[in-house]
């Protein structure tokens, strides 16, 4: 996608044509579904005298029609044949239809019974029954002969009856072929297979029986088990196929279950009979009746399937001469959107693009010509009227139906599903991993096109979705049309049976094959054409087709078969040759261990380090001798041999492959493969008996470790070895089955041959074994004459992962176990090859204060500061490894301030708009209440601007109203911006080209070199960009310009560069120069570059700074700011007072000060550089011990000032808790500020804690650096041990890259990609699910043996009964009865098999 006998959900206007219990072959109330004939017969009743009716006898029909699919794997069905049969009614032909007889139902009488019904006596008819005669033809026959028929009715036509022949139709039987699954069903069969005799049938036959023989079927699947009616067809598919067998048609089977026969032309009989069983009903309990799988209908089952309708008008059937009767067959109607087909639900016009809805960037967009409005039409439905065909003379259920005409009015008539991708169709709101969706992937955790609603859109339309099933897509069982090195898949290897396949030539045959003809392939269906219903669905007619089977004629290339022949395949023979091929016997040396003896002394052994162990009872070591077992160093090799497993000292014997080469003598296709089968088959293991040196599972001990049932060590038993017998598996691998042919080469190596000569080389050839490589193949990797290439033949194997190579069953085995080999359940993947990253206790190269070498610290003390924790009304918030923690904060007493308590305001502290009022507002100041905000009352000052002169405009203030303000409320995981970090690491990319199916690769890799992807060379790459470097700033040298506030060499002058003078110098600040591996030598590849040197202030980026690629961390920040969404709106907003952020058992980070003599204290008094300064810096003088205070000069700064630099130097102290150290505390003060209580800094005096150099661990630094010393600034009223700067003094060390950490490049492995902080294995615990075992138990089915033996036919018998005939006291014949074998149901016993349940238990899955 198509389909359906469908069902369910929502919805539903009409008509036509079809279809309608798929489940319980479950049980059925009621009615109907098979009768008819008086022209076969007697009797009875009614009668209009015409006739009609009733029950019987008799005839025909109830074997058809109708239903169902339980059974059946079968000659049941399909198809095509066959011979040994029958066939009522029908057709044709032919010949007959003559005598006789006895009964019997009905009826009547009597009786029994509840009923169903039955019994006895009597009467009667026939086309009922019996018999005789006849026999054209018929049947039997021993060929002599024998047997066998009839029915009349009625008056005149006919209808009947009997025999025979032929036909037609129907039926029975036999055969070839076809017809589901399972081998975890491999053997089945005693009437079984055949024969003879007999019986039997309509008919052949073991169909039945007696006897004889021992056959018959089966791997081409018997038997058994499961399932199933078969077919034409139907659905799907391009086809081949696959699935299916409703309706219609053919066949079969069945009729409550099982068995049985009767009648008949036909039955073993749906609406007949008998018996048995189960069930139901009636009953007077003694007995009876019944069979919807006919049509309706009921109950039940179920997701689910209709009316207890009309008519025989038509078509057909039965009976009848016929009229006619019967017919739930049939024709119609009813119900159901169950399906198919057709029609409608209106048409035209209509823009202000109405209203409403929805969205919105607020402008608009969309619904949408859609509506309304205007103008039309009337199909269908409705009302009224008319009205068929179906019928050939009559007869019409359907039906007043179809059709036709008229009328009214847009009037009565639209839904369903979907909108994340697949897949056509998008937004808002709600919800917040909830509710829910889902076919697969998946969606939902506060911005959901995926849930729910709405608007809009898409699809189909009287339907639309969902579910179920089948086919397709699926080449995903592959015949058409697949695979097996690594994805699933080559048996471990060989030999060989059946089978399959098979070399060249000739002839024959015609089985396969091909062509033509004939028969058949039912109809319907499908297809084509034509026709009929208005069209269509539907129907009718014709054609084609039905791809098949049978038969016949012909062809003979190929295959087969038969016959002959050949040598190239295969084999034999002869001559050479190689080899760890196999088996057996013997033998050799080295080594290990053990034993004996000697020498000799304290250790040996073992390991990363040790210990267990051995050793003074003499080890190890060493020498000599001996014993035993096992294995064979070097040679030795991608060397050899073997089918594989495998094979290695040497010698001998036996032996295999014929393994290779040469010869070309012989055979003449003898071949290849190989299901089953048979044999071989490493190691381990098993059995019996030996052997046992070394090694060594198990085991013991010692170590290691958190543990160590391991790795390491010391011992050590099976075993390893031999003989015999099992086992039969391995990553038994080339993960590559065997055989044959063909298809470029080059280089090795092993064995043999040939040729040439230069006699050890070259060329060539056959066979083996390797490397590289073309075409070709492959998903790629790779393979590539030793194929994974191109062909042919044969075998084995695969079909998503797990469960599982497991369970059960079978076979094998002593066992271990092997082999064969599932399912339930579960997942949406599992897997291969390759790519890019990331990672590795992988490799190579390289770098960095990364380690090492050094110097100084932290970690211990006290204090400062930040954080955690705790506490609290609050201790506001953020930052959290590096990359949070002296961080945001360049400075919390109030403020800040965001937190807490209390008080207080509500258009608000702030913005815009509107209305009204006023003309101001504002500033200074006093008072009252209050904690203050705030409220009230005053005083002083100031009295808006423009103007068209209109309270017109602007501005300001106040009051009011609502829009709004406001939020340091949430989300840094919605964001912008900014920042950190890897990392100042050297990387990150692009265009074009090329390679690759592709992801991607190349470039960017390689050889050098660099601080550098820096540069050079090479190269399928060539170029380019962002980074590196350089350009920028600063320091270092020089030149030049300019000299004030700077400087002073020379000249004057001064206390003083103070002044004159000067600008040389310093300095200041502008412009330039200078350094570029430029020069020389060496190394290097003649390159890049490196090393050394010269010159130079500076030398190889001269020092420092600014500068931060692509990106990573959902890194940080919504509390700088901005901002989406959400939230608050008399409060989460605003104001105020007080408190808090400063708490304190404790833990951590960062610092300061120290522990002292390289020091403390006292004295002395030399030398800087950044910077700052007007609400400021403040010289100087005075006061105070001091912090500071009181005056005040100068300075808006190269001018004045902060400003004293400190380490330094000199003296003293002399190793102590000190003259070290300064915490803490007391007290008195100073300063700032509205205010130092919580909670500032400083000074003086007094006090004088810990601390004697710091565990594990850890940090910084490579030169003007570390260390050490002071100075300045920002913030700031005040507050600095922090931060940012400045200068002074001024080291040590770097062998080197093994290791730790981080990083870069190349390469390698990967099951990782959230990327190793990854992934992931198993047990255990809990829950659920399916399953194996299981003492048993329940049921189905089947087999064997035995018992019982209804009805029935058959056989036997015949005491009893008996109308037809006869030669009549009787007989023949018949019947009941009885007996026998067979046999259904039932029973007993023992098995097989399948299924359910099962305490407990095993593993498996989630």
């Nucleotide at each position: 996608g198509a389909a359906c006998g469908a069902a369910c959900g929502c919805u539903g206007g009409c008509g036509g044509c079809a279809g309608g219990c798929c489940u319980a072959a479950c049980a059925c109330a009621u009615g109907c579904a098979a009768g008819u004939c008086g022209a076969a017969c007697g009797c009875c009743c009614c009668u209009u005298c015409g006739g009609g009716g009733g029950a019987g006898u008799g005839g025909c029909a109830g074997a058809c029609g109708g239903g169902u699919g339980a059974g059946u794997a079968a000659c049941g069905c399909g198809u095509g044949g066959g011979a040994a049969u029958u066939u009522g009614c029908c057709c044709a032909u032919u010949g007959g239809u003559a005598g006789a007889g006895g009964a019997u139902a009905a009826c009547u009488c009597a009786g029994g019974g509840a009923a169903a019904c039955c019994u006895g006596g009597g009467c009667u008819a026939a086309u009922a029954c019996u018999u005789u005669a006849u026999a054209a033809g018929c049947c039997c026959u021993u060929c002599g002969g024998g047997g066998g028929a009839a029915a009349g009715a009625u008056u005149u036509a006919u209808c009947g009856c009997c025999g025979a022949u032929g036909g037609a139709u129907g039926a029975g039987c036999c055969c070839g072929c076809g017809u589901c699954a399972g081998a975890u069903u491999a053997g089945c069969u005693a009437g079984u297979u055949g024969g003879u005799g007999g019986g039997g049938u309509a008919a052949a036959a073991g169909c039945c029986u007696a006897c004889c023989a021992a056959g018959g079927c089966g791997a081409c699947g018997a038997u058994c088990u499961g399932u199933a009616g078969c077919u034409g067809g139907u659905c799907u598919g391009a086809g081949a196929g696959g699935a299916u067998g409703a309706u219609c048609a053919g066949c079969c089977a069945c009729a409550c279950u099982g068995g049985g026969a009767c009648u008949g032309a036909g039955a073993c009989a749906c609406g007949g009979c008998c018996c048995a069983g189960a069930c139901u009903c009636c009953u007077a309990c003694g007995g009876g009746a019944g069979g919807c799988a006919g049509c309706a209908g009921u109950g039940g089952g179920g997701a689910a399937u209709a009316u207890u309708g009309g008519a025989c008008a038509a078509u057909g059937g039965g009976g009848g001469c016929a009229a006619c009767c019967c017919u739930g067959a049939u024709c119609c109607a009813g119900c159901c959107a169950u399906g198919c087909c057709g029609c409608g639900u209106g048409a035209g016009u209509g823009a202000u693009g109405a209203a409403g809805g929805c969205c919105u960037u607020a402008g608009g967009g969309u619904u949408g010509u859609a509506a309304a409005g205007c103008u039309c039409u009337u199909u269908c439905a409705g009302u009224c009227g008319u009205g068929a065909a179906g019928a050939u003379a009559a007869u019409g259920a359907c039906g007043g139906u179809a059709g036709c005409g008229a009328c009214a009015g847009a009037a009565g008539a639209a839904g369903c599903c979907c909108c994340g991708g697949c897949u056509a169709a998008c937004u808002c709101c709600g919800u917040g991993c909830c509710a829910g969706c889902a076919g697969c992937c998946g969606c939902g955790g506060u911005a959901a096109u995926a849930c729910g609603g709405a608007g809009g859109g898409g699809g189909c339309u009287a339907g639309c979705g969902u579910u179920g099933u089948u086919c397709g897509g699926a080449a995903u069982c592959a015949c058409u049309g697949g695979g097996c090195g690594u994805a699933a898949a080559g048996c471990g290897c060989a030999c060989g049976u059946a089978g399959g396949c098979g070399g060249g030539c000739u002839g024959a045959u015609c089985a396969g094959u091909u062509g033509g003809g004939g028969g058949u392939g039912a109809a319907a269906u499908c297809c084509c054409a034509a026709g009929g219903c208005u069209u269509g669905a539907c129907c009718u007619u014709g054609g084609a087709a039905c791809u098949g089977c049978c038969u016949u004629c012909a062809a003979u290339a190929c295959u087969g078969u038969c016959a002959g022949u050949c040598u190239u395949g295969a084999g034999u023979c002869c001559g050479g040759g190689a080899g760890a091929g196999g088996u057996g016997a013997g033998u050799g040396g080295a080594a290990u261990u053990c034993c004996u003896a000697g020498u000799g002394u304290a250790g040996a052994g073992g390991u990363g380090a040790a210990a267990u162990u051995c050793g003074u009872a003499g080890a190890u070591a060493u020498u000599a001798g001996g014993a035993a077992g096992a294995a064979c160093a070097c040679c030795a090799g991608u060397g050899g041999c073997g089918a594989a497993g495998g094979c290695g000292g040497c010698u001998c014997a036996c032996u295999g492959g014929c393994c290779c080469c040469g010869g070309u003598a012989c055979u003449g296709a003898c071949g290849c493969u190989g299901a089953g089968g048979u044999g071989c088959g490493a190691a381990a293991g098993c059995g019996u008996g030996g052997g046992g040196a070394g090694c060594a599972a198990a085991c013991a001990g010692g170590a290691u470790u958190a543990g160590a049932u391991a790795c390491c060590c010391u011992g050590g038993u099976a075993g390893u070895c031999c003989a015999c017998g099992c086992c039969g598996u391995a990553a038994a691998c080339g993960a590559u089955g065997g055989a044959a042919g063909c298809u470029a080469g080059c280089c090795g190596u092993c064995g043999g041959g040939u040729a040439g000569c230069a006699u050890g080389c070259u060329a060539u050839u056959c066979g083996g074994u390797g490397g590289c490589g073309c075409a070709g193949c492959u998903a790629a990797c790779g393979c590539a004459u030793u194929a994974a290439g191109c062909u042919u033949c044969c075998c084995g194997c695969c079909u998503g992962g797990g469960a599982a190579g497991u369970a059960c069953g079978g076979u094998c085995g002593c066992a271990a176990g092997a082999u064969u080999a599932a399912a339930a359940c579960u997942c949406a993947a599992a897997g291969g090859a390759a790519u890019u990253g990331a990672c590795g206790g992988g490799g190579g190269c390289c770098c960095g204060c990364a380690c090492a070498a050094g110097c100084g610290g932290u970690g211990g003390a006290g204090c400062a500061u930040g954080u955690g924790g705790u506490u609290u009304a609050a201790u506001u918030c953020g930052a959290g490894g590096c990359a949070a923690c002296g961080c945001g904060a360049a400075g919390a007493a109030c403020c800040u301030u965001a937190c807490c308590a209390g008080c207080u305001c509500u258009u608000g502290a702030c913005a815009u708009c509107c209305u009204g009022a006023u003309c101001g507002c504002g500033g200074a100041u006093g008072g009252u209440g209050g904690a203050g905000a705030c409220a009230c009352c005053g005083u002083c000052u100031u009295u808006c601007a423009g103007u068209u002169c209109g309270g017109c405009u602007g501005g300001a203030u106040c009051a009011g109203u609502g829009a709004c303000a406001g939020g340091u409320g949430c989300u840094g995981c919605a964001u912008g911006g900014u920042u950190g970090u890897c990392g100042u690491c050297a990387g990150c990319u692009c265009g074009u080209g090329u390679c690759g199916u592709g992801a991607g690769a190349u470039g960017u890799u390689g050889g050098g070199u660099u601080a550098a992807g820096u540069c050079c060379c090479g190269c399928a790459a060539c170029g380019a960009g962002c980074g590196c470097a350089a350009c920028c700033c600063u320091c270092g040298c020089c030149u030049u310009u300019a000299g004030u506030u700077g400087c002073c060499a020379g000249c004057a002058u001064u206390u003083a560069g103070u002044u004159g003078g000067g600008c040389a110098c310093u300095c200041u600040a502008g412009a330039g120069g200078g350094a570029c591996u430029g020069c020389c030598g060496g190394u290097g590849a003649u390159a890049a570059a490196c090393c050394g040197g010269a010159g130079g202030a500076a030398g190889g980026u001269g020092g420092g700074g600014a500068u931060g690629a692509c990106g990573u961390c959902a890194a940080a920040u919504c509390a700088u700011c901005a901002u989406g969404g959400c939230c608050c709106u008399u409060a989460u907003g605003g104001g105020c007072u007080g408190g808090g952020c400063u708490a304190c058992a404790c833990a951590c980070g960062u610092g300061c000060u120290a522990c002292a003599a390289u020091g403390g204290c006292g004295g002395u008094g030399a030398c800087a550089g950044u910077g700052g300064g007007c609400a400021g810096c403040g010289a100087c003088u005075c006061u105070g011990c001091g912090a500071a205070g009181a005056g005040u000069a100068g300075c808006u700064a190269a001018u004045c000032u902060c400003u004293a630099a400190a380490a330094g130097c000199c003296g003293u102290c002399u190793c102590a808790g000190u003259u070290c150290g300064g915490a803490u505390u007391g007290u008195u003060c100073u300063c700032u500020g509205c205010a130092a209580c919580u909670c500032g800094a400083g000074a003086g005096c007094a006090u004088g804690a810990a601390g004697u150099c710091g565990g594990a661990a850890u940090c910084g630094c490579u030169a003007g650096u570390a260390a050490u010393c002071g100075c300045g600034g920002a913030u700031c009223a005040g507050c600095a041990u922090g931060c940012c700067g400045c200068g002074g003094u001024g080291a040590a060390u770097a062998c080197g890259u093994u290791c730790c950490c981080g990083g870069g490049c190349c390469u390698u492995g990967u099951a990782c990609a959230c990327a190793c902080c990854g992934c992931c294995c198993g047990u255990c615990a809990c829950a659920c699910c399916a399953u194996g075992g299981g003492a048993g138990u329940u049921g189905g089915u089947u087999u064997u043996a035995c018992c019982c033996g209804a009805a029935g036919g058959c056989g036997g018998u015949g005491c009893g009964c008996u109308a037809a005939c006869u030669u009549u006291u009787a007989g023949a014949g018949g019947c009941a009865g009885c007996c026998g074998a067979c046999c259904a149901c039932g029973g007993u016993a023992a098995g097989g098999u399948c299924a359910g349940c099962g305490a407990c238990u095993g593993g498996g899955g989630u």

A computed fold for a 1406-nucleotide RNA from an uncultured bacterium, annotated as small-subunit ribosomal RNA.
The coordinates come from a structure-prediction model, not an experiment, and the mean pLDDT is 84.
Its Rfam family is "Bacterial small subunit ribosomal RNA".